A computed fold for a 75-nucleotide RNA from Planctomyces sp., annotated as transfer RNA. RNAcentral holds the sequence, with entries from ENA.
RNA sequence: GUCCUCGUAGAGCAGCCCGGAGUGCUCGCCACCCUGUCACGGUGGAGGUCGUCGGUUCGAAUCCGAUCGGGGACG
Numbered sequence: 001g002u003c004c005u006c007g008u009a010g011a012g013c014a015g016c017c018c019g020g021a022g023u024g025c026u027c028g029c030c031a032c033c034c035u036g037u038c039a040c041g042g043u044g045g046a047g048g049u050c051g052u053c054g055g056u057u058c059g060a061a062u063c064c065g066a067u068c069g070g071g072g073a074c075g
Base pairs, nucleotide, nucleotide: 001074002073003072004071005070006069007068010027011026012025013024014023020058029045030044031043032042033041051067052066053065054064055063
């Protein structure tokens, strides 16, 4: 230098290919129930500029371009 891959909630992931608006899973956090208390269990809730910027579109986590960071292959 070229190419591939990963980046999404406090942590770890799925969702992306095939666009429908933060859609979901596990753990964690908060409240309540349960219990003599804790733990376990049950119910509910909060928490996301989907790495960044721009573009396409009625609409983008998803498509396109650029860019940043991690990992890898080739030269």
Rfam family: tRNA. It is annotated as a transfer RNA.
NCBI's taxonomy places the organism under Bacteria, Planctomycetota, Planctomycetia, Planctomycetaceae, Planctomyces.
The coordinates come from a structure-prediction model, not an experiment, and the mean pLDDT is 81.